Context: one part of a larger RNA
RNA sequence: CUGGGCGUAAAGGGCGCGUAGGUGGUUUGAUAAGGGUGUGGUGAAAGUCCGGGGCUCAACCUCGGAUCUGCCGUGCCGACUGUCAAACUCGAGGGCUGUAGAGGCAGACGGAAUUCCGGGUGUAGCGGUGGAAUGCGUAGAGAUCCGGAGGAAGACCGGUGGCGAAGGCGGUCUGCUGGGCAGUUUCUAACACUGAUGCGCGACAGCGUGGGGAGCAAACAGGAUUAGAUACCCUGGUAGUCCACGCCGUAAACGAUGGGUACUAGGUGCCUGGGGGAGCGACCCUCUGGGUGCCGGCGCUAACGCAGGAAGUACCCCGCCUGGGGAGUACGACCGCAAGGUUGAAACUC
Numbered sequence: 001c002u003g004g005g006c007g008u009a010a011a012g013g014g015c016g017c018g019u020a021g022g023u024g025g026u027u028u029g030a031u032a033a034g035g036g037u038g039u040g041g042u043g044a045a046a047g048u049c050c051g052g053g054g055c056u057c058a059a060c061c062u063c064g065g066a067u068c069u070g071c072c073g074u075g076c077c078g079a080c081u082g083u084c085a086a087a088c089u090c091g092a093g094g095g096c097u098g099u100a101g102a103g104g105c106a107g108a109c110g111g112a113a114u115u116c117c118g119g120g121u122g123u124a125g126c127g128g129u130g131g132a133a134u135g136c137g138u139a140g141a142g143a144u145c146c147g148g149a150g151g152a153a154g155a156c157c158g159g160u161g162g163c164g165a166a167g168g169c170g171g172u173c174u175g176c177u178g179g180g181c182a183g184u185u186u187c188u189a190a191c192a193c194u195g196a197u198g199c200g201c202g203a204c205a206g207c208g209u210g211g212g213g214a215g216c217a218a219a220c221a222g223g224a225u226u227a228g229a230u231a232c233c234c235u236g237g238u239a240g241u242c243c244a245c246g247c248c249g250u251a252a253a254c255g256a257u258g259g260g261u262a263c264u265a266g267g268u269g270c271c272u273g274g275g276g277g278a279g280c281g282a283c284c285c286u287c288u289g290g291g292u293g294c295c296g297g298c299g300c301u302a303a304c305g306c307a308g309g310a311a312g313u314a315c316c317c318c319g320c321c322u323g324g325g326g327a328g329u330a331c332g333a334c335c336g337c338a339a340g341g342u343u344g345a346a347a348c349u350c
Stems, first nucleotide, its partner, number of pairs: 004321003007304002012318001014201004021194003025088007033081002035077008048066007091191001092188003095184005103177007115149007125136002162169002206247006215241002220236004258317006266295012299306002323350003332343004
């Protein structure tokens, strides 16, 4: 390279926006670059293949034909691709009317609880465990009541509920703001899909500067356990966890399943729109969208399983895989304050 693959065997980029590129709806006309067909030139000879001939045969030599799949020119064709022109509305987008939601950012406010502080009552224990001890307590703890401070998190509702591209998002209210869905069929008229490079977002932990610090808690200390116990259990406890700004850029970043479009039996829940019917606030039946679960057939699959949200049937575009170890290492490069990240081998070995 060909070919085969990527849910679990190696393999889907963590997610988006989007550049180049690739791909691209319906109709008519033009064109003739691609494409088809004919023809001309060229495609040296030798070689190769087929047929014949000459050395007694063969190797070898020789004659004819084929091949030389190509390139250049030219005539014709106009279905398909391209290009140009004109048009269309079902793709896409916009308008209008509605609608659900922990979507995002900022600000304000409220209650429960833990801890601490002050005060009252009150007295000998509390705490903790498998059992204990360290620890706290007569300088009055724990318990209980009142008052106060402060930080963090949001019980119930709460739900294989909802929203978001992913990471993720949960008290209440206000402001600003993104996206989705339904109805209407009013407008634009292919404006689309994907997307190398690039740009942005990106849990936790970690880093820088400043703040904050209730609870929890790496490190650390002590008590236990044990042969030991640098652990599991207990008492403490600092970074951190929280906020602002700036970095980091990773993950079992998972549905271990890239995105888009179309098509392909059913059954049953939930969320959220629209239409119709009714005994008309809530209900029932039915039709029609979007989302999200479960079951199941064809088909697919090595099996497990997937099964209209496909892992089915097809097309378009991107990413990725190619035996195990060495190794996501070394070197180089780029990025980072650092930690480190991204890219990413080989020797050797099985």
A computed fold for a 350-nucleotide part of an RNA from an uncultured Gemmatimonadales bacterium, annotated as small-subunit ribosomal RNA, central domain.